[in-house]
RNA sequence: GGGCCCGUAGUCUAGUGGUUAUGACGUCGCCCUCACACGGCGAAGGUCCCCGGUUCGAAUCCGGGCGGGCCCA
Numbered sequence: 001g002g003g004c005c006c007g008u009a010g011u012c013u014a015g016u017g018g019u020u021a022u023g024a025c026g027u028c029g030c031c032c033u034c035a036c037a038c039g040g041c042g043a044a045g046g047u048c049c050c051c052g053g054u055u056c057g058a059a060u061c062c063g064g065g066c067g068g069g070c071c072c073a
Base pairs, nucleotide, nucleotide: 001072002071003070004069005068006067007066010025011024012023018056027043028042029041030040031039049065050064051063052062053061
């Protein structure tokens, strides 16, 4: 330098064009317990990497950029 893949909450992750973005772990509160763990209930937490385009409508499709991974040179 070229090709391919990936980027969503602190971490991992679902989503393949349609209202307010899914779940788990973690965090916080309450219940439970003598207490802790486990368990139950609830809550907070998101620039869906950035910019632009297409569309009535974009996390999703297209172009460019940035970052990461693999391969080739």
A computed fold for a 73-nucleotide RNA from an Archaeoglobaceae archaeon, annotated as transfer RNA. Rfam family: tRNA. By type it is a transfer RNA. The coordinates come from a structure-prediction model, not an experiment, and the mean pLDDT is 82.